[in-house]
RNA sequence: GCCUUCAUAGCACAGUGGCAGUGCGUCUCAUUUGUAAUGAGAAGGUCGCGAGUUCAAUUCUCGCUGGGGGCU
Numbered sequence: 001g002c003c004u005u006c007a008u009a010g011c012a013c014a015g016u017g018g019c020a021g022u023g024c025g026u027c028u029c030a031u032u033u034g035u036a037a038u039g040a041g042a043a044g045g046u047c048g049c050g051a052g053u054u055c056a057a058u059u060c061u062c063g064c065u066g067g068g069g070g071c072u
Stems, first nucleotide, its partner, number of pairs: 001071007010024004018055001026042005048064005
């Protein structure tokens, strides 16, 4: 330099044009003599950045940035 792949909650990931979800974690309540475990509930996201297509983009296209893999 070229090809490919990934970027979504504190962490690990799912989702795939029409309101953004799961597990763990955090907080509150219940249970307990108390803790853990368990049950119920809540908070937490400009879906990496910019542009384009579209009535509508986390999703499609292009560019940039960063991470992984491959080739030279």
Transfer RNA from Perkinsela sp. CCAP 1560/4, 72 nucleotides, folded computationally. Lineage of the source: Eukaryota > Discoba > Kinetoplastea > Perkinselidae > Perkinsela. Its Rfam family is "tRNA". Rfam classes the family as a transfer RNA. The prediction has a mean pLDDT of 83. The RNAcentral record of the sequence draws on Rfam.